[in-house]
Context: one part of a larger RNA
RNA sequence: GAACGAACGCUGGCGGCAUGCCUAACACAUGCAAGUCGAACGCGUGUAGCAAUACACAAGUGGCGCACGGGUGAGUAAUGCUUGGGAAUCUGCCUUGCAGUUCGGAAUAACCACGGGAAACUGUGGCUAAUACCGUAUACGCCCUUCGGGGGAAAGAUUUAUCGCUGCUUGAUGAGCCCGCGUCGGAUUAGCUUGUUGGUGUGGUAACGGCGCACCAAGGCACCGAUCCGUAGCUGGUCUGAGAGGAUGAUCAGCCACACUGGGACUGAGACACGGCCCAGACUCCUACGGGAGGCAGCAGUGGGGAAUAUUGGACAAUGGGCGCAAGCCUGAUCCAGCCAUGCCGCGUGAGUGAAGAAGGCCUUAGGGUUGUAAAACUCUUUCACCAGGGAAGAUGAUGACGGUACCUGGAGAAGAAGCUCCGGCUAACUCCGUGCCAGCAGCCGCGGUAAUACGGAGGGAGCUAGCGUUGUUC
Numbered sequence: 001g002a003a004c005g006a007a008c009g010c011u012g013g014c015g016g017c018a019u020g021c022c023u024a025a026c027a028c029a030u031g032c033a034a035g036u037c038g039a040a041c042g043c044g045u046g047u048a049g050c051a052a053u054a055c056a057c058a059a060g061u062g063g064c065g066c067a068c069g070g071g072u073g074a075g076u077a078a079u080g081c082u083u084g085g086g087a088a089u090c091u092g093c094c095u096u097g098c099a100g101u102u103c104g105g106a107a108u109a110a111c112c113a114c115g116g117g118a119a120a121c122u123g124u125g126g127c128u129a130a131u132a133c134c135g136u137a138u139a140c141g142c143c144c145u146u147c148g149g150g151g152g153a154a155a156g157a158u159u160u161a162u163c164g165c166u167g168c169u170u171g172a173u174g175a176g177c178c179c180g181c182g183u184c185g186g187a188u189u190a191g192c193u194u195g196u197u198g199g200u201g202u203g204g205u206a207a208c209g210g211c212g213c214a215c216c217a218a219g220g221c222a223c224c225g226a227u228c229c230g231u232a233g234c235u236g237g238u239c240u241g242a243g244a245g246g247a248u249g250a251u252c253a254g255c256c257a258c259a260c261u262g263g264g265a266c267u268g269a270g271a272c273a274c275g276g277c278c279c280a281g282a283c284u285c286c287u288a289c290g291g292g293a294g295g296c297a298g299c300a301g302u303g304g305g306g307a308a309u310a311u312u313g314g315a316c317a318a319u320g321g322g323c324g325c326a327a328g329c330c331u332g333a334u335c336c337a338g339c340c341a342u343g344c345c346g347c348g349u350g351a352g353u354g355a356a357g358a359a360g361g362c363c364u365u366a367g368g369g370u371u372g373u374a375a376a377a378c379u380c381u382u383u384c385a386c387c388a389g390g391g392a393a394g395a396u397g398a399u400g401a402c403g404g405u406a407c408c409u410g411g412a413g414a415a416g417a418a419g420c421u422c423c424g425g426c427u428a429a430c431u432c433c434g435u436g437c438c439a440g441c442a443g444c445c446g447c448g449g450u451a452a453u454a455c456g457g458a459g460g461g462a463g464c465u466a467g468c469g470u471u472g473u474u475c
Stems, first nucleotide, its partner, number of pairs: 001475004006471005013347006020339001021305001026303003030300003035064003040061002044057005071258003080183002083180004089175002094171001097168005103135003111126006142151003156163003184230003191221003196218008233255004237248004260281005283294004311337001313336003319333001320331004350380004360371004384416001386411005394402001419464005424445003430459005440447002
């Protein structure tokens, strides 16, 4: 000098765009953050109707989604990341194409009845539907095969035109796996390893593989740093620097890991699953003491910690996502608004004329100098702010949270708007008074013991300016 997710002190007019718990991955009151489908299904209630029926709605069965989106960085020094390759794989929805969608069956929730329990919830009996479940037929292609053969599907709905369903197939997308180079410090860590290294077989997986197991061999890694210890999410990037480099990894984007702590699997195309399940633990809450409930590192918000970091806001209008044929519903993703000079950028706090160089202040050699064209005064202007009227684009036939916002027009009046630090040298800027090695200053050198340009005040001056200084950290 530059930079910052900064903090502190003094000060503070407006707007735009960004940013905002770096500390306790500490504990959390309350609300919301994932639903949707009646064009899969039965039942119930309500409304309309004489009725058939139609419409709406609650709970339930069923389908899809809940593995996305959002948060955090605890762990992780390599099961990660980065970059370049690879083969032994899967992939819902979407897409290419071929073929099919036969005939039957038994249940069950809801509901009803009777019970248990303080509650959470739950038992027994009875009734019922389906695109829920099971069997059967067929299946070139699919799978297995000793090549003889064997195995395996389906679901219908209605507004009659479609939407579905099943098997196989093409692609796309996504995901899993393997390998090479690179990826912090410590040798005051030198040896480490027994499923360890390899083979055969078998099991397991979507898939390769000691991934698991049995047997066999005795290997494998390491001073080109194994093992151990400490620290740390990685990257695109960011800051700095002429560069080489050094430091860093907030916001935004990609990947990874985690979801009270530890472990486990279930379902599923996909999880070993933040707002799912089971077990154990710590903690909190309810209880009729028998037993139950919970997980903000989602958005707000609270306590605590801290130098320090915001609203228990609006809307689904846009973009995107889930479900649905659709209408639409849901969406603290998102878009907006609120708060904060936290940062960057822009603008304003007036302009011209104005010497009796007024008054006052300060200094003075008492003549004067300086503040100073500064003020006053006169003549103007009205940006911003204020008041009134009009009023968007963003949206497409309809639909605008933002928002009566941006913007435009008119009105009034210089009116509402300047501070902070410094002035011994480095370093731009000097005098007087007070103090008297005291009180104090200080980044370094150093000032202060009676004439202090260095302390405190004043006048004057210098620098930056809605900021200015200080502290911290990095180059």